[in-house]
């Protein structure tokens, strides 16, 4: 320089254009002489930014950011 993927809760991930959810972690409780494990409630988000289609966008187009990954030049 071309191209290609990823970015959603602290963390690893889901979600057919039509209620943003899950395992853990984090809190509270139950159980236990106590601990672990188990089990119940619960706590969680401007879905990387900015715009644009749509009644409606996490999802679909555009441009930026951020990381990976291949090819190309340079040396």
């Nucleotide at each position: 320089g071309g191209g290609c993927c990823c970015a959603u809760a602290g963390c690893u991930c889901a979600a057919u254009g039509g209620c943003a959810g899950a395992g853990c972690a984090g809190g509270g409780g139950a159980c236990u002489c106590a601990u672990a494990a188990u089990c119940c409630c619960u706590c969680g988000g401007u879905u990387g930014a900015a715009g644009g289609u749509u009644c409606g966008a996490g999802u679909c187009c555009u441009u930026c950011u951020g990381g990976g990954c291949c090819c190309a030049c340079c040396a």
Background:
This is a predicted structure of a 75-nucleotide RNA (transfer RNA) from a Chloroflexia bacterium. It matches the Rfam family "tRNA". Rfam classes the family as a transfer RNA.